The prediction has a mean pLDDT of 78.
A computed fold for a 305-nucleotide RNA from Flavobacterium sp., annotated as Bacterial RNase P class A.
The RNAcentral record of the sequence draws on ENA.
């Protein structure tokens, strides 16, 4: 230096006007302080939280599978063995069991798995008992394959912020129809037991409401020295508080400057763009997109010293 590989930041900036949304003061003009991400995305795990509810077994399904560690927990990270790529530096993980049982392997071949004996050679009372060889990806080996069914270990209640709570307002069960009053139905709950409510319950027809609050943003938070650990992470100690809308606010506009690209040009004009993409209960994680540009390490190689 030029390919690789692995990790992290940036992702248009300022400054000026005028608007939007919430939150503090403020009688009120007003005035200060905040507003869309590393993915908000995908709904794919894992949970908080709220409800069924007072909450149990069993079955079923449906996941994870070397080993040891982190974390609220995970199928997710961390190390490390084993395999497989890759010159390497790395990446990937399909890593439990095949005499517990069932599939599956075309052709070929004498047979494809409790199967079978074609040639040749060898022994044996006898037998594929033994070697070698052909065919085939795999043949005399209780092969191989379990991201095949399946078993073995563990592990999972259910729906979801339109969950759910509380408040007001208003009305009509005056009616038909079935099924029950010993318990029917309702509920957990996919399917059985148990357990809980319990005179209702289904269905038609008819009528009112659809208003406001809370759930809602102080957290398994984020930042930084030390300190432990190989690392994932974690311990004291100090600091900050950073959107909360509901038809859904976070924006227009100028001027400047930065960058990428094309044309002319050689103090620079002069036109196009500026990645992926926008919160909706909230939090850890995977997976997916993403113009550009910057930093740190590592590896091969080439070069000078």
């Nucleotide at each position: 230096a030029c390919c690789g590989c692995a990790g992290g930041c940036c992702g248009c900036c300022u400054u000026a006007u005028c608007g939007c949304c919430g939150c503090g003061a403020g009688c009120a003009a007003u005035c200060g302080g905040g507003g869309a991400g590393g993915a908000a995305a995908g709904u794919c795990c894992g949970g908080a939280c709220a409800c069924c509810a007072u909450a149990g077994g069993g079955c079923a399904a449906c996941a994870u599978a070397g080993c040891g560690g982190g974390u609220a927990a995970c199928g997710c990270c961390c190390g490390u063995c084993g395999c497989c790529g890759g010159a390497a530096a790395c990446g990937g993980u399909a890593g439990g069991a095949c005499a517990a049982g069932u599939g599956c392997a075309a052709c070929a071949g004498a047979a494809a798995g409790g199967a079978u004996g074609u040639a040749c050679a060898g022994g044996u009372a006898a037998u594929g008992c033994u070697g070698u060889a052909g065919u085939g990806a795999a043949a005399u080996c209780a092969g191989g394959u379990a991201a095949a069914c399946u078993c073995u270990a563990u592990g999972u209640g259910g729906u979801g912020a339109a969950a759910u709570u509380u408040c007001a307002a208003g009305u009509a069960u005056a009616u038909c129809a079935g099924c029950g009053u010993c318990a029917a139905g309702g509920g957990c709950u996919g399917c059985c037991c148990g357990c809980c409510u319990g005179u209702g319950c289904u269905g038609a027809a008819g009528g009112g409401u659809a208003g406001a609050a809370a759930g809602a943003u102080c957290g398994a938070g984020c930042c930084g020295u030390c300190g432990g650990g190989u690392a994932a992470c974690u311990g004291c100690c100090g600091g900050c508080c950073u959107a909360g809308a509901u038809a859904a606010a976070u924006g227009a506009u100028a001027a400047g400057g930065c960058u990428u690209u094309c044309g002319a040009a050689u103090u620079u004009c002069g036109g196009a763009g500026g990645a992926c993409a926008g919160a909706a209960u909230c939090c850890g994680g995977c997976u997916u997109a993403c113009a550009g540009g910057c930093c740190u390490g590592c590896u091969u190689u080439u070069u000078u010293u």

It matches the Rfam family "Bacterial RNase P class A". Rfam classes the family as a ribozyme. A source record names the gene rnpB.